[in-house]
RNA sequence: GCGCUGGUAGUAUAGGGGUAGUAUCACGGCCUUCCAAGCCGUUGGCCUGGGUUCAAAUCCCAGCCAGCGCA
Repeated sequence: GCGCUGGUAGUAUAGGGGUAGUAUCACGGCCUUCCAAGCCGUUGGCCUGGGUUCAAAUCCCAGCCAGCGCA
């Protein structure tokens, strides 16, 4: 330099056009004599910029970052 894959909550991960989910963490409540465990609830997220579309995390283009391969 070229190609491929990926970037979603503090962490891990699903979702590939129609209100972004799960687990864990944090916080609150229930339970318990207290703690832990268990149960219920709450907060918090689509890498950046542009395009297409009534509507984009999703499709397209460019860039950034990470990994892999080729040279």